[in-house]
Molecule: transfer RNA
Organism: Roseibium litorale
RNA sequence: GCGCCCAUCGUCUAGCGGUCAGGACGUCGCCCUUUCACGGCGAAAACAGGGGUUCGAUUCCCCUUGGGCGUA
Numbered sequence: 001g002c003g004c005c006c007a008u009c010g011u012c013u014a015g016c017g018g019u020c021a022g023g024a025c026g027u028c029g030c031c032c033u034u035u036c037a038c039g040g041c042g043a044a045a046a047c048a049g050g051g052g053u054u055c056g057a058u059u060c061c062c063c064u065u066g067g068g069c070g071u072a
Base pairs, nucleotide, nucleotide: 001071002070003069004068005067006066007065010025011024012023013022018055027043028042029041030040031039048064049063050062051061052060
């Protein structure tokens, strides 16, 4: 250089055109407890950036950025 794959809450991940973008761990608040731990209830928190297609894009296409693999 060329080809392929990946990028979603703080972390790990589900979602493959119409979901309130879901779950686990973590964080915070309340309850429980003499207190802590455990447990219960609740809350906040995410689609790498830009453009295109579409009535509608996290999802499909292109470019960029970052990471990984292969190739010489």